[in-house]
RNA sequence: GGCCCUAUCGUCUAACGGUUAGGACAUCAGGUUCUCAUCCUGGCAAUCGGAGUUCGAUUCUCCGUAGGGUCA
Numbered sequence: 001g002g003c004c005c006u007a008u009c010g011u012c013u014a015a016c017g018g019u020u021a022g023g024a025c026a027u028c029a030g031g032u033u034c035u036c037a038u039c040c041u042g043g044c045a046a047u048c049g050g051a052g053u054u055c056g057a058u059u060c061u062c063c064g065u066a067g068g069g070u071c072a
Stems, first nucleotide, its partner, number of pairs: 001071007010025004018055001027043005048064005
């Protein structure tokens, strides 16, 4: 340098182009307990950047950024 893949809450992971972007762990608050742990209920929190297509983009296209693989 060529080609391919990936990027979503703090972490991991879902999401036919259309529902309030869902779940688990973590965290916070409350309940339970003599206390801790466990358990129960609830809250907070995310689409890598830009442009395009479309009535509508996390999803499709292009460019870029970061990471990974492969060839030279």